[in-house]
RNA sequence: GAGGCAUAGCCCAGUUGGUUAGAGCGCUACGUUGACAUCGUAGAGGUCACAGGUUCGAGUCCUGUUGUCUCC
Numbered sequence: 001g002a003g004g005c006a007u008a009g010c011c012c013a014g015u016u017g018g019u020u021a022g023a024g025c026g027c028u029a030c031g032u033u034g035a036c037a038u039c040g041u042a043g044a045g046g047u048c049a050c051a052g053g054u055u056c057g058a059g060u061c062c063u064g065u066u067g068u069c070u071c072c
Stems, first nucleotide, its partner, number of pairs: 001071006009025002012022001018056001027043005049065005
């Protein structure tokens, strides 16, 4: 100098920008058990890395910054 990535505690999805942001694992409560595990039901948990811009509307598009990975 060039390119990719950043969404829940972890690993990730999110379609052509569209009205409520999700799955699995984990966590909490309850049920089941003598107890634990398994299983079932319910619930909590998010500044969509940060800042700005475009738009009626941005996790999604544009710019910059930060972090990380790869290449030269």
This is a predicted structure of a 72-nucleotide RNA (transfer RNA) from a chicken gut metagenome. It matches the Rfam family "tRNA". Rfam's curators write: Transfer RNA (tRNA) molecules are approximately 80 nucleotides in length. The family's RNA type in Rfam is transfer RNA. RNAcentral holds the sequence, with entries from MGnify. The coordinates come from a structure-prediction model, not an experiment, and the mean pLDDT is 80.